[in-house]
RNA sequence: AAAGCAGGCCAGACGGUCGCGGCGCGGUAACGUGCUGAGGAAAGUCCGAACUCCACAGGGCAGGGCGGUCGCUAACGGCGACGCGGCGUGAGCCGACGGAAAGUGCCACAGAAAAAACACAGCCUCGAUGCUCCCUCAAGGAGCAUUGCGGUAACGGUGCAAAGGUGGAGUAAGAGCCCACCGUGGCGCGGGUGACCGCGCCAGCAUGGCAAACCCCGCCUGGAGCAAGACCAAAUAAGUUCCGCUCCCUCACGGGGAAGAGUGGCCCGCUCAAUUUUGGCGCAAGCCGAAGGCGGAACGGGUAGGUCGCUGGAGGCGCCAAGUGAUUGGCGUCCUAGAUAAAUGACCGUCGUCCCGUCUUGACGGGAAACAGAAUUCGGCUUAUCGGCCUGCUUUGGAU
Numbered sequence: 001a002a003a004g005c006a007g008g009c010c011a012g013a014c015g016g017u018c019g020c021g022g023c024g025c026g027g028u029a030a031c032g033u034g035c036u037g038a039g040g041a042a043a044g045u046c047c048g049a050a051c052u053c054c055a056c057a058g059g060g061c062a063g064g065g066c067g068g069u070c071g072c073u074a075a076c077g078g079c080g081a082c083g084c085g086g087c088g089u090g091a092g093c094c095g096a097c098g099g100a101a102a103g104u105g106c107c108a109c110a111g112a113a114a115a116a117a118c119a120c121a122g123c124c125u126c127g128a129u130g131c132u133c134c135c136u137c138a139a140g141g142a143g144c145a146u147u148g149c150g151g152u153a154a155c156g157g158u159g160c161a162a163a164g165g166u167g168g169a170g171u172a173a174g175a176g177c178c179c180a181c182c183g184u185g186g187c188g189c190g191g192g193u194g195a196c197c198g199c200g201c202c203a204g205c206a207u208g209g210c211a212a213a214c215c216c217c218g219c220c221u222g223g224a225g226c227a228a229g230a231c232c233a234a235a236u237a238a239g240u241u242c243c244g245c246u247c248c249c250u251c252a253c254g255g256g257g258a259a260g261a262g263u264g265g266c267c268c269g270c271u272c273a274a275u276u277u278u279g280g281c282g283c284a285a286g287c288c289g290a291a292g293g294c295g296g297a298a299c300g301g302g303u304a305g306g307u308c309g310c311u312g313g314a315g316g317c318g319c320c321a322a323g324u325g326a327u328u329g330g331c332g333u334c335c336u337a338g339a340u341a342a343a344u345g346a347c348c349g350u351c352g353u354c355c356c357g358u359c360u361u362g363a364c365g366g367g368a369a370a371c372a373g374a375a376u377u378c379g380g381c382u383u384a385u386c387g388g389c390c391u392g393c394u395u396u397g398g399a400u
Stems, first nucleotide, its partner, number of pairs: 001396010012351007020037007039371001043382002046380005051225004058268004063221005068082005083097001084095004098216002103214002105210003120156001122152003126148009164182005183205001184203008229308004239299008247256003257275001260272003276291006315334008353368007
C1' cells in the first nucleotide's frame, strides 16, 4: 500500500418563525408557560414470554416443538463456549449434528448388477478345431483365431455412489488369500463435568446412501388473545316458538339423584345447578294437568357510546467486581410517545457527511442523502437499507 475476516457505534447538528399531541403549573375561561413526543429495523407476525380470560382445577391420549456436549436466560426453534464433520492459504465460515442390525419405503437414466446387489468387455488353467513358425521330416515346442467346461473380480467401462484404501508378497490369473501402514470393531490405560481425544493390545473385519422419507428413541408442551379483558351509561318487544327437567329419604340439619353447564379435539375425574305451589282421577302405589322456576335450540329486535386496560419496566445510562464468553451481582443516576381515523410537522439560515468539476493544496461551485412511521409491552430470529466512524485479526507486495 492492496485485498480480506470478525465485532461495535451513529442515523445529521444548531438557531429562528409558525402549526399539532400528552403531562405539570397558573387562570372562571379564552389562554399562557415548563417539560416531552416515531426505529435500527417501528417491517414480517416467524418463535418465546409478561399480562388478561376460560377457571377452583387435575390425569391421560391425540396434536405440536426440539435433537452433539456443557452453560446463559423469565423463556425460546435464541445466545455463548467446546466437540465432531465440511469449506477456505489464512483470519474465519457453515452444519435440519440421536437411531439405517426394530420395521416399511426410495436411489431416475446409465450400467452385468443399486443391498442378501453377484459378471458386460476382459484375464487365466484345461479341452476341441483351424492357420503359421522352429525342426530336413517327424516327435516335441511356441504363437494367433474361434469355441466348450471351469476359475476370477485385480484392470477397463457406467454412474453421485459398485463388494474398504496405498504398497508389497503370492497366484494359472486374481482376491485381506497373506503382510505393513491407514481405516473399522473390541478391550485396557490416561486426559476431560461432558460430547469426545490420545496411547497400547487384539481381530481380516465389510451388505452403500437417504430419516430436510414414514418411523423408533429422548426431552419439552393447556387454549385463546389488548378487536384479551374490566367497569359505567343507554336502548329494545319483562319478544315469539319448540323441546327437556322440576325426583327420593329425613322432624329438621343434611344426604342421594338430577335436565343440563363448565377449557380448543377426545376420554376419565372434579366443580356448579332450578329442585316450589296447586287441581283432578284412584282404596293405595301411582297417573294426567296448571302456575312458577331452571336448562337447551331456532327466529326476530336493540346497542355498537364512554372510562380503564395505556405505559415505572425480566427498564435506560454510567462505574466497579466475577466469568474465556453468553451473562450475573453491587453502587449511583434518570423517567424519555400514549394517539384513537389516528399527533410527533412545514419553512428559512449556518455547519456537517458523500460524490463530481475548477483552480491549485486550500478554497469555490454544483448535486445527492437510503430502508422506512409507534397502536399492550418485552427477549430473539428473519428481511430491506444511503453514508460514515472505531477496534482487533489474516494474507500478499514493497521499504527500513